About this RNA:
A computed fold for a 97-nucleotide RNA from a Planctomycetota bacterium, annotated as Bacterial small signal recognition particle RNA. Its Rfam family is "Bacterial small signal recognition particle RNA". The family's RNA type in Rfam is non-coding RNA gene. The prediction has a mean pLDDT of 75. The sequence was found by an Rfam model in a public genome assembly.
RNA sequence: GGUCGGGCCCUGAGCAAUGGGACGGUGCGAACCUGGUCAGGCCGGGAACGGAGCAGCCAUAAGCAUGCGGUUCCAUGUCUCGGGAUUCCUGGCCGUC
Numbered sequence: 001g002g003u004c005g006g007g008c009c010c011u012g013a014g015c016a017a018u019g020g021g022a023c024g025g026u027g028c029g030a031a032c033c034u035g036g037u038c039a040g041g042c043c044g045g046g047a048a049c050g051g052a053g054c055a056g057c058c059a060u061a062a063g064c065a066u067g068c069g070g071u072u073c074c075a076u077g078u079c080u081c082g083g084g085a086u087u088c089c090u091g092g093c094c095g096u097c
Base pairs, nucleotide, nucleotide: 001094002093003092004091005090006089007088009084010083011082012081013080014079017076018075019074020073021072022071023070024068025066026065027064028063034059035058036057037056042051043050044049
C1' cells in the first nucleotide's frame, strides 16, 4: 500500500424488553351552578292530594388513580437478518521499503 472480515456510523425488516402517550376495563369522584329517588321541613288545598325541593342514598360528567394489561402510537437498543459509506479502531493474508 492492497484485499478480506469485524467493531463504530447510516438505513430497511423482524422479535421480545424498557420508558412515555392515547383508547378501553376497574375504582374514586359535584355543599349549589348534573340526573333519579327525595325523609324532615316549606307552599297550595276544607280534605284527598299536589308542588317546588335541602340533607341522605344511587347513577354519573369534568377530572384523578390503577400492581388491569386488550388495541394502538412514539422513543431507546439488550438481540437477529439484509443493504450502504470509508474518517477512525482491530484481526488475517499478500506485496513493497